[in-house]
RNA sequence: UCGUGCUAGACGGGGAGCUAGCGGUGCCCUGUAACCCGCAAUCCGCUAUAGCGGGGUGGAAGUCCUGUCCCGAGGGCCUCCUCUGUAGGGUCUGACCGGCGGCAAGCGGCGUUGAUAGCCGGGUCUCGCGCAACGUUCAGGUAACAAACCCCGUCAGGGCCGGGAGGCAGCAGCGGUAAGUUACUGGGGGCGUGUGCCGCGAGGGAGCCUGGCUGGAGUUGGCUACCCAGGUAACGCCUGGAGAGUCAGGUUCGAAGGCAGGUGCACGA
Numbered sequence: 001u002c003g004u005g006c007u008a009g010a011c012g013g014g015g016a017g018c019u020a021g022c023g024g025u026g027c028c029c030u031g032u033a034a035c036c037c038g039c040a041a042u043c044c045g046c047u048a049u050a051g052c053g054g055g056g057u058g059g060a061a062g063u064c065c066u067g068u069c070c071c072g073a074g075g076g077c078c079u080c081c082u083c084u085g086u087a088g089g090g091u092c093u094g095a096c097c098g099g100c101g102g103c104a105a106g107c108g109g110c111g112u113u114g115a116u117a118g119c120c121g122g123g124u125c126u127c128g129c130g131c132a133a134c135g136u137u138c139a140g141g142u143a144a145c146a147a148a149c150c151c152c153g154u155c156a157g158g159g160c161c162g163g164g165a166g167g168c169a170g171c172a173g174c175g176g177u178a179a180g181u182u183a184c185u186g187g188g189g190g191c192g193u194g195u196g197c198c199g200c201g202a203g204g205g206a207g208c209c210u211g212g213c214u215g216g217a218g219u220u221g222g223c224u225a226c227c228c229a230g231g232u233a234a235c236g237c238c239u240g241g242a243g244a245g246u247c248a249g250g251u252u253c254g255a256a257g258g259c260a261g262g263u264g265c266a267c268g269a
Base pairs, nucleotide, nucleotide: 001269002268003267004266005265006264010057011056012030013029014028015027020047021046022045023044024043035055036054037053038052039051064262065261066260067259068258069257074253075252076251077250078249079248081245082244083243084242086240087239088238089237092236094235095232096231097230099228101227102226105224106223107222108220109219110218117214118213119212120211121210122209123208124207125203126202127201128200129199130198131196132195133193134192135191136190137189138188140185141184142183143182144181145180151176152175153174154173159168160167161166
């Protein structure tokens, strides 16, 4: 060095989870030349040599062991970012709401057919009077009706007085009238008034309206902008918490892969 037989080790590994911890069953990733049966999630088997029991294959190397790699699939955790719910805040040049708020930059209104301002007058306001209106009350006017007797006139009949002539009172009826009732009515008197484009007189004069004069260009604050103070919380914003996403960063574990090294016994040639 070669051949034959055998042995150690091997026949997957990893992540999360579970667990005091380790391994397994189940999930996920990787990967294959990557054995079989039994056990197992309110679980199974163990204890730092940390699956157990039974069977099988291959076997000292492409397959076993160790180290290393700027070799890194994938998983976990944290941070940032984005989005969606949620609880709250009222700090915000946000948003929305209104302010007899301010200002006067822009637009607009008024203004040389004359603004603001100043002066003079009138009105608006108060009191008194008048007038009117309305309400109420009183007294009237007109018409109609209206008295068994105690109202008037005329008084049939009848009555009384008288010798007579004649006289007297007088019911009913008729006519009228009074009180009163009803209706209509004015140019009456009194009282009153949340009345009046009314008149007269006096007072008042801040504002407003209006007329005149002086003078000659502003004035106003409707909209916008800005400022101020306030309110609301749908939205933005801020704070807390939850979920999802995926980009990025960090950290942790890390399969497969590359490279380097190591590895037994017997017999024979």
Molecule: Bacterial large signal recognition particle RNA
Organism: Pseudomonadota bacterium